A computed fold for a 705-nucleotide part of an RNA from Gallionella sp., annotated as large-subunit ribosomal RNA, domain II. The coordinates come from a structure-prediction model, not an experiment, and the mean pLDDT is 83.
Context: one part of a larger RNA
């Protein structure tokens, strides 16, 4: 990891409630238990019901609090249905839909492994090294000492048997659930070690590592309690139709759970109350905008109280000030917890007027939800960061396919009942990939911008406006002038137009600055500005505004249009004709399911009148003609199919079920006629009823392969 079986909402209870039924009905049941073997028959204790209220004594259509005949509360009225069985949804108490815990407690088994002790025994080749005592000699007054034998001591040394496990390599589905190989450390000792005994689970043992206590140890192992208990995680078995959520307040030892409302779903009732638009009437303090309209901030001018500071001074007063600078004015300003104003929408009421829908509301059964995600809008937080967070709002995904967006839950079209090899749009598209124009018409862009970014910079080009000069010759070039007083005066070593400080006049003229730069030590030279001539027809600056340039560095491969590949585009503006393009809409048919009409026909109920015919309202078929049928939790409803009972029918050794083949009907679970072949004794249909009733998942269980 396939395959075959097995594998989850069940039972019980004179519980509880709610629907459907069915009996009887102001009544309705009987329990235990007794006769007894029939679906029998007794058995009223009990228990719902018909009468409330009050804590209760108790009263009672009224009661309770009360002094109260007052006012209150819960009740009666007009009138009234219940009660027991069966069946179903849910609850409630048991293991309560299945599997799963780590655990807790009892009784009881374990020291053949290991801990550590007892008792009794066994091993330690070989080699060094040479301690204390002792001889002999030396020495010394004796000694002390020395020096050489001699001895053979040590938790000595080297290293096998043995014991351990420090290093590395391999090994890691291993030869082995801890080994192998190579080195490696103790070896006469706190040594190793064979036997037999001891010590037991909150106990033991521990040169202590929470170690070990039979591969198990922060509390062993085994059976009970035991289906512990899991607000946790998995997992849940046929089919079809109808509608179809929410991730949201409040509360919570509460935050991945629950309770209550909130949104779904079925029933009853109510019958337009719902929505939407129009018209009118309302309440408000956002956007904005303002602020000598508060409350605060906050800049510049005046004005200058008051404080410093100087002069002056016996106080007292006074004068003065480039210093502070309230108030006041005058002009600009900002504000969630400012406002003299003030919208849009939104919200609330009342008419109308449309819609008539899976609308509103009431009441009741049964849920799910109570992690939401993104987008656009208005806002907090953050850094006017996040695919961030957090509220309000719409929408989408969630529970939503289909078409575009190259690919892309949350963007943009658009809601898929079933089929057609028919149309017609949307959104986006129409050169090729690729369905559909290398469409028309004016214009721009020359960067491949288009197809990624900023302050910021440019004679990049297209439009628009608005100011100079200019045939009385402008702009550009060329040619000539460009001077005198003067070296203006200070300054300075020098300062002569040109470090640098003040001034910035007058003359000749066409014109020429007490100098626009470059130059020199200072002149000197060059040059401009300004003038004449030439030459000839436009020439310069400012702003707005449309495409465009720079600004522009990243790691596998071009890689910032999906690709090719585009330049009077296939790019950008604008206008305008057509096509393409979905599961949208349309067109023909089928299926459902809802509404209305209409018809047909009949069995039971059940109201009413009653002449016993009928009427009404329900169901069921039929046809018309409108409407809906995406779809998670989930609510509803209507079938399938197993296995078994009971009644009727009905097949079957002339061959039952099953099984293989080949065929056909249904929207589907699934259902079937015949043949042939196996097989060899059951089996099948209708209607009722009852379940060990459907399997693909649960690291499911068992067996095969």
């Nucleotide at each position: 990891g396939c395959c075959u079986g097995c594998g989850a909402g069940u039972u019980a209870g004179u519980g509880g409630u709610a629907u459907g039924u069915c009996g009887c009905g102001a009544g309705g049941u009987u329990a235990a238990c007794c006769c007894g073997u029939g679906u029998g028959g007794g058995g009223a204790a009990g228990c719902c019901g018909u009468a409330g209220c009050g804590a209760a004594a108790g009263c009672g259509a009224g009661u309770c609090c009360u002094a109260a005949u007052a006012g209150g509360g819960c009740g009666a009225g007009u009138a009234u249905a219940g009660u027991g069985g069966c069946a179903u949804g849910c609850u409630c108490u048991a293991g309560a839909c299945c599997c799963g815990a780590a655990g807790c407690g009892g009784a009881g088994u374990g020291a053949u492994c290991u801990a550590c002790c007892c008792a009794u025994g066994g091993c330690c080749a070989g080699u060094g090294u040479g301690a204390a005592g002792c001889g002999a000699c030396g020495g010394u007054a004796a000694g002390a000492c020395g020096u050489c034998g001699u001895g053979g001591a040590g938790g000595c040394g080297c290293g096998a048997a043995c014991c351990c496990a420090c290093u590395u390599a391999g090994g890691u589905u291993g030869a082995a659930a801890a080994c192998u190989g190579a080195g490696g450390g103790g070896a006469a000792g706190a040594g190793u070690u064979g036997u037999g005994g001891g010590u037991a689970g909150g106990g033991g043992u521990g040169a202590a590592a929470g170690g070990c206590c039979a591969a198990u140890c922060a509390a062993a192992c085994u059976c009970c309690g035991u289906g512990a208990u899991a607000g946790c995680u998995g997992g849940u078995u046929c089919u079809c139709c109808c509608c179809g959520a929410a991730a949201u307040g409040c509360a919570u030892u509460u935050a991945g759970g629950u309770g209550c409302a909130g949104c779904g779903u079925c029933g009853c009732a109510u019958g337009u109350u719902u929505c939407a638009c129009c018209u009118c009437g309302g309440a408000g303090g956002u956007a904005g905008a303002g602020c000598u309209a508060c409350u605060g901030g906050a800049u510049g001018g005046c004005c200058g109280a008051u404080g410093g500071g100087c002069c002056c001074u016996a106080c007292a007063a006074g004068g003065u000030u480039a210093c502070u600078g309230a108030c006041g004015u005058c002009a600009g300003c900002c504000a969630a917890a400012c406002u003299c104003c003030g919208a849009a929408u939104g919200c609330c009421g009342a008419g109308g007027u449309g819609u008539g829908a899976g609308a509103g509301u009431g009441c009741g059964g049964c849920a799910g939800u109570g992690a939401g995600a993104c987008u656009g809008u208005g806002g907090g937080g953050g850094a006017u960061a996040a695919g961030c967070u957090u509220c309000a709002u719409a929408g989408u995904c969630g529970a939503g396919a289909g078409g575009g967006a190259a690919a892309c839950a949350g963007c943009c079209c658009a809601g898929a009942u079933c089929g057609c090899c028919g149309g017609c749009u949307a959104a986006g598209g129409c050169c090729c990939c690729u369905a559909a124009g290398c469409g028309u018409g004016u214009a721009c862009u020359a960067a491949g911008u288009g197809g990624a970014a900023a302050a910021g910079g440019a004679u990049g080009u297209g439009g628009g406006a608005u100011c100079g000069c200019u045939g009385a010759g402008a702009c550009a070039g060329c040619c000539a002038g460009g001077a005198g007083g003067u070296u203006g005066g200070c300054u300075u070593a020098g300062a002569a137009g040109c470090a640098g400080c003040c001034a910035c006049c007058c003359u000749u003229g066409a014109a020429a600055g007490a100098g626009u730069g470059c130059g020199u030590a200072a002149u000197a030279g060059c040059u401009c500005a300004c003038u004449g001539g030439u030459c000839a027809a436009g020439u310069g600056g400012u702003c707005c505004u449309g495409c465009g340039c720079c600004g522009a560095c990243a790691a596998u491969u071009u890689a910032g249009c999906g690709g090719g590949g585009c330049u009077c585009a296939a790019g950008u503006a604008c206008a305008c004709c057509g096509c393409c393009g979905a599961a949208g809409c349309c067109g023909c048919g089928g299926c459902a399911c809802u509404c209305a009409c209409a018809c047909a026909a009949u069995a039971a109920c059940c109201u009413c009148c009653u002449c016993c015919g009928g009427g009404c309202a329900g169901g069921u078929g039929u046809g018309u003609g409108g409407g809906u049928g995406g779809g998670u939790a989930g609510g509803g409803g209507a079938g399938c199919g197993u296995c078994g009972u009971g009644u009727g029918g009905c097949c079957a050794u002339a061959g039952a079920a099953g099984c293989g083949u080949c065929g056909g009907a249904g929207u589907g679970a699934u259902c079937c006629a015949g043949g042939c072949g196996u097989g060899g004794a059951g089996g099948c249909c209708a209607c009722a009823c009852g379940a060990g009733u459907g399997a693909g998942a649960a690291u499911g269980c068992a067996g095969g392969c």
Annotation
It matches the Rfam family "Bacterial large subunit ribosomal RNA". The RNAcentral record of the full RNA draws on ENA.